Predicted 3D model of a 1477-nucleotide RNA (small-subunit ribosomal RNA) from an uncultured bacterium.

RNA sequence: AACGAACGCUGGCGGCACGUUUUAAGCAUGCAAGUCGAACGGUAGUCCCGCUUUCGGGUGGGAUGAGAGUGGCGGACGGGUGAGUAACACGUAGGUGAUCUAUCUUAUGGUUGGGGGAUAGCCCAUGGAAACAUGGGGUAAUACCGCAUGAGGUCCUGCAUUUUUAGGAUGUGGGAUGAAAGGCGCGUUAUGUGCCGACUGAGGAUGAGCCUGCGGUCCAUUAGCUAGUUGGUUAGGGUAAAGGCCUACCAAGGCGACGAUGGAUAGCCGGCCUGAGAGGGUGGACGGCCACACUGGGACUGAGACACGGCCCAGACUCCUACGGGAGGCAGCAGCUAAGAAUCUUCCGCAAUGGGCGAAAGCCUGACGGAGCGAUGCCGCGUGAACGAUGAAGGCAGGAAUGUUGUAAAGUUCUUUUCUUGGUGAGGAAUAAGGUUAAGAGUGGACUGCUUGACUGAUGACGUUAACCAAGGAAUAAGCCCCGGCCAAUUACGUGCCAGCAGCCGCGGUAACACGUAAGGGGCAAGCGUUGUUCGGAAUUAUUGGGCGUAAAGGGCGUGUAGGCGGAUAUAUAAGCCUGGUGUAAAAGGCUUCGGCUCAACCGGAGUUGGGCGCUGGGAACUGUAUGUCUAGAGUACAGGAGGGGGAGUUGGAAUUCCUGGUGUAGGGGUGAAAUCUGUAGAUAUCAGGAAGAACACCGGUGGCGAAAGCGAACUCCUGGCCUGUUACUGACGCUGAGGCGCGAAAGCGUGGGGAGCGAACAGGAUUAGAUACCCUGGUAGUCCACGCUGUAAACGAUGUGCACUGGGUGUUGGUUCUAUGAAGGAUCAGUGCCGUAGCUAACGCGAUAAGUGCACCGCCUGGGGAGUAUGCUCGCAAGGGUGAAACUCAAAGGAAUUGACGGGGGCCCGCACAAGCGGUGGAGCAUGUGGUUUAAUUCGAUGAUACGCGAGGAACCUUACCAGGGCUUGACAUGUGCAUGACGGUCUGUGAGAACAGGCUUUGCCUUUUGGCACAUGCACACAGGUGCUGCAUGGUUGUCGUCAGCUCGUGUCGUGAGAUGUUGGGUUAAGUCCCGCAACGAGCGCAACCCCUACUGUCUGUUACCAUCAUUUAGUUGGGGACUCAGGCGGAACUGCCGGUGACAAACCGGAGGAAGGUGGGGAUGACGUCAAAUCAGCAUGGCCCUUAUGUCCUGGGCUACACACGUGCUACAAUGGUCGGUACAGCGCGUUUGCGAGACGGUGACGUUAAGCUAAUCGCUAAAAGCCGGUCUUAAGUUCGGAUUGGAGUCUGAAACUCGACUCCAUGAAGUUGGAAUCGCUAGUAAUCGCGCAUCAGAACGGCGCGGUGAAUACGUUCCCGGGCCUUGUACACACCGCCCGUCACACCACCCGAGUUGGGGGUACCCGAAGUCACUUGUCUAAUUCCGUUUAUGGGAGGGACGGUGCCGAAGGUAUGCCUGGUAAGGGGGGUG
Repeated sequence: AACGAACGCUGGCGGCACGUUUUAAGCAUGCAAGUCGAACGGUAGUCCCGCUUUCGGGUGGGAUGAGAGUGGCGGACGGGUGAGUAACACGUAGGUGAUCUAUCUUAUGGUUGGGGGAUAGCCCAUGGAAACAUGGGGUAAUACCGCAUGAGGUCCUGCAUUUUUAGGAUGUGGGAUGAAAGGCGCGUUAUGUGCCGACUGAGGAUGAGCCUGCGGUCCAUUAGCUAGUUGGUUAGGGUAAAGGCCUACCAAGGCGACGAUGGAUAGCCGGCCUGAGAGGGUGGACGGCCACACUGGGACUGAGACACGGCCCAGACUCCUACGGGAGGCAGCAGCUAAGAAUCUUCCGCAAUGGGCGAAAGCCUGACGGAGCGAUGCCGCGUGAACGAUGAAGGCAGGAAUGUUGUAAAGUUCUUUUCUUGGUGAGGAAUAAGGUUAAGAGUGGACUGCUUGACUGAUGACGUUAACCAAGGAAUAAGCCCCGGCCAAUUACGUGCCAGCAGCCGCGGUAACACGUAAGGGGCAAGCGUUGUUCGGAAUUAUUGGGCGUAAAGGGCGUGUAGGCGGAUAUAUAAGCCUGGUGUAAAAGGCUUCGGCUCAACCGGAGUUGGGCGCUGGGAACUGUAUGUCUAGAGUACAGGAGGGGGAGUUGGAAUUCCUGGUGUAGGGGUGAAAUCUGUAGAUAUCAGGAAGAACACCGGUGGCGAAAGCGAACUCCUGGCCUGUUACUGACGCUGAGGCGCGAAAGCGUGGGGAGCGAACAGGAUUAGAUACCCUGGUAGUCCACGCUGUAAACGAUGUGCACUGGGUGUUGGUUCUAUGAAGGAUCAGUGCCGUAGCUAACGCGAUAAGUGCACCGCCUGGGGAGUAUGCUCGCAAGGGUGAAACUCAAAGGAAUUGACGGGGGCCCGCACAAGCGGUGGAGCAUGUGGUUUAAUUCGAUGAUACGCGAGGAACCUUACCAGGGCUUGACAUGUGCAUGACGGUCUGUGAGAACAGGCUUUGCCUUUUGGCACAUGCACACAGGUGCUGCAUGGUUGUCGUCAGCUCGUGUCGUGAGAUGUUGGGUUAAGUCCCGCAACGAGCGCAACCCCUACUGUCUGUUACCAUCAUUUAGUUGGGGACUCAGGCGGAACUGCCGGUGACAAACCGGAGGAAGGUGGGGAUGACGUCAAAUCAGCAUGGCCCUUAUGUCCUGGGCUACACACGUGCUACAAUGGUCGGUACAGCGCGUUUGCGAGACGGUGACGUUAAGCUAAUCGCUAAAAGCCGGUCUUAAGUUCGGAUUGGAGUCUGAAACUCGACUCCAUGAAGUUGGAAUCGCUAGUAAUCGCGCAUCAGAACGGCGCGGUGAAUACGUUCCCGGGCCUUGUACACACCGCCCGUCACACCACCCGAGUUGGGGGUACCCGAAGUCACUUGUCUAAUUCCGUUUAUGGGAGGGACGGUGCCGAAGGUAUGCCUGGUAAGGGGGGUG
């Protein structure tokens, strides 16, 4: 785009078309083929007239005359359907010299004489239920039968001419043979005449039969088929007609890879749909042809049939029946039933067109013309038009402003197509009979007639037609689909992987532009969507117009048959080819144009297009064919050459194993390490000798040879191919190659040998979770030889063979030749490699050895899986090979390249990563956090690294979010409004666990017009508050981690089809993408570094509360004083690889050194790129959405977060002598302190602490004692201790309303585990680890934690193999959620399709035989017999011939039966693999 469509929703009108695509299933009822009285006999009935009558009727004549019958023509057309048919069925072009043709026609010919006998109807009987049948009698014809006549007919037989072989045509002889019918008019009754018929010829037209070339389906898993099969100068039959069409005989042919035979499917065409075309699909309506008429068979009649509405037979089915028998055929028009997604009225009319019959009128006509039903399609019209802003209301969206629906509506004005009502009213109708009239032909004695023209002259189904006029009134008339992308058109709500959508991709798991609804929008419109089907897009079967190195695809290799293709030249020919003419190519359709319906669809006229096929004329370039010639292709001869080419035979040495002997002694062998194994019965090792089999080191080489497989010691013989050179010869002998044939690694098979080594299977030992493996020790087939089979490989260059053409460079093998003294170089041929230009390619890559450019021929491919499977066939001894599907299932499978990520890949490098060290954890007790468990509650969060002394920098109440109980409901808190009351506030009493409730006293703001207003408080009402309720996977912000790792990117340019690359890689170097050099890159940004802070040195300025050298003073920097020092606070300096030497590339940089307080980023901090982990947090805060609202909010009391069998993390204290304990004594720094603070000193207490109290708002006073250390004493040697301090008892202190659950501390007493910690694991590289104490935050009180501070103060680092993490480059990848990836097979379960299958049950066709209907043909004298004829007897009859009917027989023959094997379905116990989940 289309449709004979169907379904869903919807539906105003008209025109024109179309309407059982399914079971060629079955059918009630009506109709669809009759007509002619001018072919014939003639009747019932009706009417008239007459006669007669017993008044019932009978009979005669006339008119009219149904039905039936005889006869003629037509029922072979028209109408339906597509079952069968793969065929001369159809299409196209021819042939018929091999034929027929009723009716019609020819101003075409001739004829129509004379006879005969029957038979329907009818009458009388008989049988039967019926259908129908039988007998007797009598009758007519245009029915039937002889006779006559007869041509230019037909047949036989001659002759002649002509043609194209023929049964052709024409002419001319002879013989034989063959006809008929009347009817109706006119009439002057004649040998009359007109018309219609009848017969016989010759033509035409039309229709038909037969034959032939070419054309159009699939399957080779159908490869051989065929006995009337093929042919016959044969012979015969048959037909309208050729012919094995049929019969007999003879011969043995015929068809087939150019697809016979078989199977499946199918009516064919003009056309129709689609497509740019070529094609592809299709054959409904209309038109041509064919076939069929319940199924199968058969003939009759006829001009024509083997006959849709005829006959006979058989079968199935239905109906009637009196059970004896009969009837029927809608694939005609309507209609019915069933089937189905699905397809109409049991209508009107012969008015038109056409058909049959008839002389005609006319009759018949479900052909046809019309109407009805159906949006089934095509076309047309309408559902109103103009104005109309306040941009109404309502809806929807939005926080609002506002936007949108939308000039849309309302409203005003107008129109009337359509609609309703009424009226008017074409065209389709031409003519016929008849009438009037004119002219003509012809015979005539005679115009009724005949022919032609003019005028006139009935008839309408549709139809209440179309059209027109008038009136009325916007009146009667809009839906469907879609809105994520493709694809035009978006928002809200609901839902929450549910419900659902979906053509593909895919949407939906709480913010859905994708589901549903609404609003809005988009598209089409009386339709719109969906489904189905066809073509297109699809170059996705590729003729036009594809491919095969790696995506599917080159046969394993050769030889060669058919076939395809083929060098140069000349002549001829004209098959192909080109061109002109001509015939055909039906009409309809298509295209162009003109016209008719108001337009269009529709219809009509004209023109035109056109392939193909036939006939005919011309041309000769090319192809073909024929003949001749040539040498460039191909080949032969000759001369040289290289070679693991093949076959056979002979020979050789090294090695291995075995055997014998000698020497010799304890191991050998094997492995990652071992063991099995071997050896004192003497191995291994070594020497000598012998045997056996197999393979041939070095040479040896991207070197050689071969078609491929493949070929390697030497020599001999036989043999194939190849290369080079020059001359001679042949003269296209060539290329390719379906089938065929041959060769064909390894393994394997058969028979017979052989068997050293190696070595499937197997055995043992190891390894391992296991180890039917890898490793080891053995070892059988096999490997070897001969003969045969197999016929496959990643048989690979994953690249078919041959020829030609198209820049180069560099090796190498074998030749020839030239230059040169030579090394060497040039030219050329044949091989074999590498790199590369153009070109090609998706890219990788190929690139004269093409995957470039062409030609010729062959093979092969067409999504993945199923599957190289099943089945069939075939080969094989087997194993197995060749050929080779489908159902079903998926939306991919695949190639090349890219970026990442990953690797028990590689290279380089770094890090307390390992190593080297020091100290810990893991064992004990306790503290603390977590899990688990428990509980009314043990609130919540954090969960590998990156949770677990984490949020929490401090849970007795509070905190607090949890639980129990008691209360409140505009609320504990905020803002606003209205009303009422009152200042607010302070204080007291009672009840209660408290919250709270009740009450008393006190107080009475500011302004003012005295109504009131403002501010505040309380109560009531309303908006609202409130929520630590959910979602960190809706979010902001913040944070952890990789990681303080050195990376992450951009612009422009360039390269690439592209993803992308380059830069950023490379060589060095660095802590560093730090810097240098190089480079199709040049620059830039975020990171690194530096800038900032602390610390280490120093200058300068300033000195109080700091300091004190000098001067004075003093217990004391206490005071005066000082400005030197320390210290503090400012501002500066200093370090930059700057200097020297070496290394390096003349660089960057590195190494060493000097100087310096400090040296190579001096030490520490702050600082965290692009990003990753949907990492953490809705409980810090903020926030979308959802949820609660007398509760999930809020207040209070008490409890809980502190539980305790247990498990884990992080710590503290220890286990002791480098120690404990007692006494004495020394040296810090960071900080903190008036809100209830720090608190000296003194006094009391053993002590925690208490009392009192100075000073200090702090360089001034206080906390403040530093501790380890040092000195001395004691413990006295290793013990559960003078170690250790848990636990418990008692007594207290402090804070606080309050220490019971549940605080810290003190004293006395008690004195547990623990004697250095398994596997494993953590931290640390210097002022670090370790060790020692001090301070601070939080805080009423409550640190073994956290954050800081200083004191003492080490050991070790060879180094980068390994573990972990990271960076750069490279490589592989089937990964991309990225190795915690992907993914294979079994097993279990469910479902699906398939294969095999004992069987069972259908269908189809074959062969053989049996039976054999109807019927044609043949035979038959059994029966009967009018016409014609013969004979006889003779007066009513006989016999014969010929013919006919009946009967009988035979051949063939449908259906049926029997047997057999074949093909193809259904079903099936069981078995098998496959697919999906």